The RNA shown here (c-di-GMP-I-GGC riboswitch aptamer) has 85 nucleotides and comes from an Anaerolineales bacterium. It was read from a public genome assembly, where an Rfam model found it. Model confidence (mean pLDDT): 84 of 100.
[in-house]
RNA sequence: AAUGACAAAGGCUAACCCGGCGAAAGUCGGGGGCGCAAAGCUAUGGGUCUACCGUCUUUUGAUCAUGAUCGCCAGGCUGCCGUAA
Repeated sequence: AAUGACAAAGGCUAACCCGGCGAAAGUCGGGGGCGCAAAGCUAUGGGUCUACCGUCUUUUGAUCAUGAUCGCCAGGCUGCCGUAA
């Protein structure tokens, strides 16, 4: 530098359950284990979700990100182990 094994060491932890926070999406802690070779970090672009407030509305409705998601995709930054092929 390249690569990622039905291997080894170490790591993360979906659904679901319990508790905290939040208007919600969701998030944090514990349990759990579907998976992950960047499932480490980053909301920069796209996507998706939510709608307290605001606006519109006859309306239980519509719209709106500054909120959320990197375990949706892409971009950027960083990194462990091994060398089976």
Rfam family: c-di-GMP-I-GGC riboswitch aptamer. Its family is annotated with cyclic-di-GMP binding in the Gene Ontology. Lineage of the source: Bacteria > Bacillati > Chloroflexota > Anaerolineae > Anaerolineales.